Large-subunit ribosomal RNA, domain I from an Anaerolineales bacterium, 549 nucleotides, folded computationally.
Context: one part of a larger RNA
RNA sequence: AGCUUAUGGUGAAUGCCUUGGCGUCAAGCGCCGAUGAAGGACGUGGGACACUGCGAAAAGUCUCCGGGGAGCCGUGUACAGGCGUCGAUCCGAGAAUGUCCGAAUAGGGAAACCUGCUGUUGCGAACCAACAGCGUCCUCUUACCGAACACAUAGGUUUGAGGAUGGGAACCUGGGGAACUGAAACAUCUAAGUACCCAGAGGAAAAGAAACGAUUCCCCCAGUAGUGGCGAGCGAACGGGGAACAGCCCAAACCGCCCAUGCUUGCAUGGACGGGGUUGUAGGACCGGCAUAUGGAAGUUACAAAACAAUCAGUUAGCGGAAAGGUGUGGGAAAGCCUGCCAAAGAGGGUAACAGCCCCGUAUGCGAAAACUGACUGUCUUCCGCCGUGUUCCUGAGUACUGCCGGGCACGCUAAUCCGGCAGGAAGCUAGGGAGUCCACUCUCUAAGGCUAAAUACGCUUGACGACCGAUAGUGAACUAGUACCGUGAGGGAAAGGUGAAAAGUCCCCCUGUUAGGGGAGUGAAAUAGAACCUGAAACCGUAAGCUU
Numbered sequence: 001a002g003c004u005u006a007u008g009g010u011g012a013a014u015g016c017c018u019u020g021g022c023g024u025c026a027a028g029c030g031c032c033g034a035u036g037a038a039g040g041a042c043g044u045g046g047g048a049c050a051c052u053g054c055g056a057a058a059a060g061u062c063u064c065c066g067g068g069g070a071g072c073c074g075u076g077u078a079c080a081g082g083c084g085u086c087g088a089u090c091c092g093a094g095a096a097u098g099u100c101c102g103a104a105u106a107g108g109g110a111a112a113c114c115u116g117c118u119g120u121u122g123c124g125a126a127c128c129a130a131c132a133g134c135g136u137c138c139u140c141u142u143a144c145c146g147a148a149c150a151c152a153u154a155g156g157u158u159u160g161a162g163g164a165u166g167g168g169a170a171c172c173u174g175g176g177g178a179a180c181u182g183a184a185a186c187a188u189c190u191a192a193g194u195a196c197c198c199a200g201a202g203g204a205a206a207a208g209a210a211a212c213g214a215u216u217c218c219c220c221c222a223g224u225a226g227u228g229g230c231g232a233g234c235g236a237a238c239g240g241g242g243a244a245c246a247g248c249c250c251a252a253a254c255c256g257c258c259c260a261u262g263c264u265u266g267c268a269u270g271g272a273c274g275g276g277g278u279u280g281u282a283g284g285a286c287c288g289g290c291a292u293a294u295g296g297a298a299g300u301u302a303c304a305a306a307a308c309a310a311u312c313a314g315u316u317a318g319c320g321g322a323a324a325g326g327u328g329u330g331g332g333a334a335a336g337c338c339u340g341c342c343a344a345a346g347a348g349g350g351u352a353a354c355a356g357c358c359c360c361g362u363a364u365g366c367g368a369a370a371a372c373u374g375a376c377u378g379u380c381u382u383c384c385g386c387c388g389u390g391u392u393c394c395u396g397a398g399u400a401c402u403g404c405c406g407g408g409c410a411c412g413c414u415a416a417u418c419c420g421g422c423a424g425g426a427a428g429c430u431a432g433g434g435a436g437u438c439c440a441c442u443c444u445c446u447a448a449g450g451c452u453a454a455a456u457a458c459g460c461u462u463g464a465c466g467a468c469c470g471a472u473a474g475u476g477a478a479c480u481a482g483u484a485c486c487g488u489g490a491g492g493g494a495a496a497g498g499u500g501a502a503a504a505g506u507c508c509c510c511c512u513g514u515u516a517g518g519g520g521a522g523u524g525a526a527a528u529a530g531a532a533c534c535u536g537a538a539a540c541c542g543u544a545a546g547c548u549u
Base pairs, nucleotide, nucleotide: 001548002547003546004545005544006543007542008541009540015534016498017497020469021468022466023465024464025463026462027461028460029459030458031167032166039101040100041099042055043054044053046079049076050075051074061095062094063093065092066091067090071083072082073081106115107114108113116134117133118132119131120130121129122128135165136164137163138162139161140160143157144156145155171202172200173199174198175197176196182189186229216243217242218241219240220239226234227233247451248450249449250396254275255274256273258271259270260269261268262267263266280429282395283394284393285392286390287388288387289386290385295384296383297382298381299380307379308378309377311375312374313373314372315371316370318366319365320364324339325338326337327336340357341356342346348360349359350358401424402423403422404421405420406419407418411436431446432445433444434443435442485492486491505533508520509519510518511517
């Protein structure tokens, strides 16, 4: 020096575990904000700090409120000092307080700061202090001023009231809108109306009641018919089966009333309001005729709209809840053995190893003063029929439609249907649109005004479940995690779990420069479980013995 064996150090794999994640399903719930949000800064405890809670009334205050029943003063985390059967802590409901910043709103500003004005109060003129108010825009409203242009109108100033502003992970609607890529290159095409930007809304949004689609969603139809440098690709509908179902209101004709203007002074025009009326087998108005209610119908999400009460159910705390002993190994029994019991409960978790009968629970049964939600009933509120005649009147105009162009429809076109730009431009019920160029016939519908729940999307809460993960996995995050740290910034973004059943966390002694480390002793089943703590592989480094050189 090498090899072998044994035994250590280092190291952290592996095994086991789970406080944390992930997913699915079900039920319920879904906007917040000038009554100042979301999000923060700074404070707040007997005493450092961090997290959590809270706001100068500050780990909290209040209630004849409800639950609960012996312990409590949040966690890391103990000490000191207190509270509680005169019912605390805790849980639920309601109320109060709620600094400063932030839409931030008196002005300013380098957010969490600075500086004002007005009024009231404080013996109060000044200083000072406390409290309240003071942004902008829009709508309505009050009063005043007031052009071209005499009245007036426009406009300006002003009083009061109401509203808006900002935020929101995903979902939704609208306005804009790529490229990489694919086509084995690339230009039409594709990616894709995707990503992204902007605006807006809501718990859903959107759409929607036939000039045919009632709207929406799912499964088929079907990767079919088509479309397509007929390439790559894109890709329906008819029809069928389900989910859920709900239909309505204006404008106009006509009537009434009020106001304004014009003048020929009782007419015309215009406007506000009320009645009327709402459709395609056309309907309505006008005109004519019949009829009536101590009756009938409907209703709070559209169709008009508000409030109250009763009952029931649910949510926000909870409550009851069966049945086992002995022996025995062990540190420890829930293991083994013996003999029992309960079961509408033998789901699950905990307890010193594996417990139906020890604890929490489970099956099952029960429960609300208060707040909220829903259903239903009542009070209440609202409304009222039919026939007939007429070539009388009305039924949404720069609209439909045409030409050219563009977009969108699965459809890139000679292209119907839908939307837009430019230029033209109807009919008006004996009317008009559509049925995939177009024409005829036939059939069908009634545009150019509006509203509308549910089935659907997404999320949160609660519950259940998992041939989901088990600390390099599963969320980035099982731990002070969007933390530490990095970056001017937008932004990027970790590592880090396990003593033991219980701290019983090593009194005391010794070595030493030592609060390091260790040796005894003690605890413990175990200390090679000693906090650098379960197990403790390998690489790597020692020690001892044997063998070889």
Rfam family: Bacterial large subunit ribosomal RNA. Rfam links the family to the GO terms structural constituent of ribosome and ribosome.